[in-house]
RNA sequence: AGGAGUAUAGCUUAAUUGGUUAAAGCAUUGGGCUGAUAACUCAAAGAUUAAUGGUUCGAGUCCAUUUAUUCCUA
Numbered sequence: 001a002g003g004a005g006u007a008u009a010g011c012u013u014a015a016u017u018g019g020u021u022a023a024a025g026c027a028u029u030g031g032g033c034u035g036a037u038a039a040c041u042c043a044a045a046g047a048u049u050a051a052u053g054g055u056u057c058g059a060g061u062c063c064a065u066u067u068a069u070u071c072c073u074a
Stems, first nucleotide, its partner, number of pairs: 001073007010026004019057001028044005050066005
C1' cells in the first nucleotide's frame, strides 16, 4: 500500500433473509430463607446496538464514509 473479518449492558453471547418495549447467563443492588455466611429463591437497575450520514412507512440488520481491533498478501 491492497484485501478480508469483528464492534450490541461491567463481562460472555442472542435477536427469525428489515417489522413495532433489543433478550438471556454471569456479575451488581434490594428482599426472602439462615444464629451468620455460602448455596437457593424473588425482584430491580443497567444498551443512545463504535461514530456520522443515507435508503425505507419502518434499520442492531441494507448502503457509504470514518474510528478501533484482528487476520491475509506485498
Predicted 3D model of a 74-nucleotide RNA (transfer RNA) from a Flavobacteriaceae bacterium.
Model confidence (mean pLDDT): 82 of 100.
It matches the Rfam family "tRNA". Its family is annotated with triplet codon-amino acid adaptor activity in the Gene Ontology. By type it is a transfer RNA.
NCBI's taxonomy places the organism under Bacteria, Pseudomonadati, Bacteroidota, Flavobacteriales, Flavobacteriaceae.